[in-house]
Context: one part of a larger RNA
Order: sequence, then C1' cells, then structure tokens
RNA sequence: CUGUUGUUAAGGAACUCUGCAAAAUUACUUCGUAAGUUCGCAAGAAGAAGUGCCUGUGAAAGCAGGUCGCAGUGAAGAGGCCCAAGUAACUGUUUAUCAAAAACAUAGCUCUAUGCUAAGCCGCAAGGCGAUGUAUAUGGGGUGAUGCCUGCCCAGUGCUGGAAGGUUAAGAGGAGAGGUUAGCGCAAGCGAAGCUUUGAAUCGAAGCCCUAGUGAACGGCGGCCGUAACUAUAACGGUCCUAAGGUAGCGAAAUUCCUUGUCGGGUAAGUUCCGACGCGCAUGAAUGGUAUAAUAAUUUGGGCGCUGUCUCGACAGCAGACUCG
Repeated sequence: CUGUUGUUAAGGAACUCUGCAAAAUUACUUCGUAAGUUCGCAAGAAGAAGUGCCUGUGAAAGCAGGUCGCAGUGAAGAGGCCCAAGUAACUGUUUAUCAAAAACAUAGCUCUAUGCUAAGCCGCAAGGCGAUGUAUAUGGGGUGAUGCCUGCCCAGUGCUGGAAGGUUAAGAGGAGAGGUUAGCGCAAGCGAAGCUUUGAAUCGAAGCCCUAGUGAACGGCGGCCGUAACUAUAACGGUCCUAAGGUAGCGAAAUUCCUUGUCGGGUAAGUUCCGACGCGCAUGAAUGGUAUAAUAAUUUGGGCGCUGUCUCGACAGCAGACUCG
C1' cells in the first nucleotide's frame, strides 16, 4: 500500500447524483396510539415504562418485602421512524446471464362473434381442441379495483344492414366473318353440306358505385377582425372554413419549448419539492378523464433519531502485497 473486521475527541449529512455504505432500532410484558378510510384498516402507528437474584404468600397469574452489579431480553440472534407528493388499485408475473419497474397480468367494465355438426383454432384428410360445455356458455378486441363520470363529429377508412338502378367474371348463346371444296362458270369468280378458325347482340353472382346505420370501431375535435365611460380584458358582434370545432375535469404535469414562468410555502440561501394561477409550443374523457383508503426491495421532496458519508484523519486485529532467507 491492497482487502477485510473493529474502535474513534468535537461536530453530526457539512459527504454525495442520492444518507450509497455504515450506524441506530430490535425480544417479551404493560400503558398508549393521530390524520385519513372502501370501516376491513391505517397500527408493532407514533411515544413511554418494566425485565436479575433471594424470601414470604398463592393452584397459577401475580402481589409484598429484601438484595447485588457500571450494566439483569447482562453474550449471540431479532423493526429505525414520521410528514408530503407522483405512478400502479391490491396478492401476483417478467428480460435464466447488466433492467423487477410506472412494464405484463388481474378482478371489474365494455364492444363483438357464436343457436350447437356453435363460432374460433390445429390438421392434406380422418380426426381433435372448444366441451362430455350450451348465451349466467365459449372465442376475439379494448380498458383495467372502487367512487364520480365518459361530451361533440359518420365527411374519410372500417364494420353492419339494404336492395331499385349502373358496372361486372367464368359460363350460356351463336348474328356474322375467314379457311377448305363437291358443284357451277370460257374465264374472272361464285360457292351447298361437312370439318375447321373466329365470334356480335342477349342472359349472367358476389363485389364495387349507391343508400342507411355505427365511436368503450380506426380516428378527428379551427382561423381572422372589432367591441364596455381610466387602463386592461371581452359576456357581445362580424366574417371565412369544417364532418364537427375540445364539453366535464385536470393542468409549467412521467405531458410546458420559451422556463430557474409568476405568486405563496419550506431554507440564512431551494434549476428540485409542495400549494396555487392558466396564453395547455404540443392535456382531456375505456388510445379512458378525475379522485382515492390499503398495498410497493417503486420514484420525488422534507424532518427526527443515528452515525468515520464528511470536516480529517488516526489507531488496532486478520489475510495479502513488498524486503530478506
């Protein structure tokens, strides 16, 4: 010097991306226990006190008296806690071997398909799963407990229904045309039947065009100008465009560029945090919106306790490195 294990005056997070790591707390008994709440919880909340041995008594729990030590859960093992936010309801699942999470799943909600030889799926088929089930069932899509809710747009795309008309395949049909040649003709040529090469009209389904519905289907949800007796702002008016112009909520947010927005709180001092405001660059309602007790090896901010994280180092044990042998 390296690793590891201990101890450390005074201070006590000043360390640092971050209290990372360490320290602290820890058992049992008794007392005591707030906000919030879905009344179950929260809760071991928090915060206190006690704990040895001997004698008496007692069934015991215990009670009373005595007594020793610095120290009685006498060594070891054994929750740190609180406040406020974000996210996800929860238990659960996941990247075997850098990610455990706010991702996935979930109960619940909803849409859709399916009437049984069910739909769907596997298989060339036979056959099988679905299911020895039967719409309170089964498959698929979305959302994701619960409370309060879930606005407007069907023009485009999709899906569903409709069927008058337009368009339309194979096929049916066979008008007409060509080739060939018996025959006719002096010749040019004409040319039956058959065979053959073609082939018009006409008939002809679904689909598409058309028409209606449908958003917890894919999705979408404006601009400019003016106006009130201070100023500012605009309940109001005008105009253009659209299928319709974003409702309730929430909002500098896991979304805010400008931005360390502005105001308030916390600090002596706060780009973080909390509460508000709302010109939302570019929120918004099952691509769910918002609120939410409980839960979390989750993320963020603050506090108490505690400490070698630090001021700022020091000392010691063990194992190495190193030197000599």

A computed fold for a 325-nucleotide part of an RNA from an uncultured Bacilli bacterium, annotated as large-subunit ribosomal RNA, domain IV. It was read from a public genome assembly. It matches the Rfam family "Bacterial large subunit ribosomal RNA". The coordinates come from a structure-prediction model, not an experiment, and the mean pLDDT is 88.